[in-house]
RNA sequence: GAGUCGGCCAGACAAUCGCAAUGUGGCAACACAUUGAGGAAAGUCCGGGCUCCGCAGGGCAGAGCGCGAGAUAACGUCUCGGCGGCGUGAGCCGACGGACAGUGCCACAGAAAAUCAAACCGCCGAUGUUCCGCAAGGAGCAGGCAAGGGUGAAAAGGUGCGGUAAGAGCGCACCGCGCGACGGGCAACCGCUCGCGGCACGGAAAACCCCGCUCGGAGCAAGGCCAAAUAGGUAAGGAGCAGCGCAAGCUGCGACGCGCGGCCCGCGCGCCUUACGGGUAGGCUGCUUGAGGCGCACGGUGACGUGCGUCCCAGAGGAAUGAUUGUCUUGGACCGCAAGGUUUCAGACAGAACCCGGCUUAUCGGCCGACUC
Numbered sequence: 001g002a003g004u005c006g007g008c009c010a011g012a013c014a015a016u017c018g019c020a021a022u023g024u025g026g027c028a029a030c031a032c033a034u035u036g037a038g039g040a041a042a043g044u045c046c047g048g049g050c051u052c053c054g055c056a057g058g059g060c061a062g063a064g065c066g067c068g069a070g071a072u073a074a075c076g077u078c079u080c081g082g083c084g085g086c087g088u089g090a091g092c093c094g095a096c097g098g099a100c101a102g103u104g105c106c107a108c109a110g111a112a113a114a115u116c117a118a119a120c121c122g123c124c125g126a127u128g129u130u131c132c133g134c135a136a137g138g139a140g141c142a143g144g145c146a147a148g149g150g151u152g153a154a155a156a157g158g159u160g161c162g163g164u165a166a167g168a169g170c171g172c173a174c175c176g177c178g179c180g181a182c183g184g185g186c187a188a189c190c191g192c193u194c195g196c197g198g199c200a201c202g203g204a205a206a207a208c209c210c211c212g213c214u215c216g217g218a219g220c221a222a223g224g225c226c227a228a229a230u231a232g233g234u235a236a237g238g239a240g241c242a243g244c245g246c247a248a249g250c251u252g253c254g255a256c257g258c259g260c261g262g263c264c265c266g267c268g269c270g271c272c273u274u275a276c277g278g279g280u281a282g283g284c285u286g287c288u289u290g291a292g293g294c295g296c297a298c299g300g301u302g303a304c305g306u307g308c309g310u311c312c313c314a315g316a317g318g319a320a321u322g323a324u325u326g327u328c329u330u331g332g333a334c335c336g337c338a339a340g341g342u343u344u345c346a347g348a349c350a351g352a353a354c355c356c357g358g359c360u361u362a363u364c365g366g367c368c369g370a371c372u373c
Stems, first nucleotide, its partner, number of pairs: 001373009011328007019036007038349001042360002045358005050219004062215005067081005082096001083094004097210002102208002105203002120149002122145003127142006157175006176199001177197005182191003223285004233276006240253005256270005292311008329347003332343004
């Protein structure tokens, strides 16, 4: 100098004006005091807590996840490891189960695109056969060949020697591959170990599918409590007046409308009164002390766990947490050889709404640590 990984900050102070919650005082208006956003409060993409509903058990369907071991309340997150790829490296990235369960697909190009492969150019033509030739031999056909060329993302192991008519794992050596044993590892997997097999195994599951594991639904507008007016439900009752009595009460008069032909009882409907219960508006609650923060010690490679100490850190209910000015500060630009100066340039992204753990995305400028070239 160039980079990699991890962590942190998110301008500071003061004055003035203002906002919200809580507390105190006040009849009230109000006054005073204290407190008042984030690393992502965001997207609402995963996972949990909490709440209500559902649920004997099992299966189908559907959705998600998918190398191993662990962490955790849980996860699609994290940690450590394996394998593959990228990078000189620190490191980074990976939908990373199965393609001998089955079905289907592999564009274009190419002769041929998948299971006893395939002859376009090419090589051979030993063998058989035809023709020519006295002969040597030559030409052709049947046929053989996957070495070479060409096409393609991909053409059925690679290199070498032997072999052959030409060739070919046809044979052999080494490498690769598969299977087994042994060794290491909890495992994924690994081996410079041994044996067997000439090799039989193309790609793609982000095609259907198969295998394994997980998953009930709705959400704080959840839910709980209190509770008007109006309407409706259920039950009981029927206005009242006068007198006596301290009072409780007693006595007398009078006792709604319609229907069941008239009257009495009774019943039904209506009206009125009272009570009860459900529920709406509204109010209270859920509500912020929590898988909580910080520090230390111990265990663990680590994620993390355990113990001790200490702290209390927004709780509104359509949403407060702000604005102006000054000084300083960080960066940029300009001036200056420099010290320094100027600047009506910039200081981002953003805004809690029941609460946590993640992921992803946005983000001016800067600081610290470890490491690499």
About this RNA: This is a predicted structure of a 373-nucleotide RNA (Bacterial RNase P class A) from a soil metagenome. The RNAcentral record of the sequence draws on MGnify. Of the family's consensus pairs, 95% are formed in the model.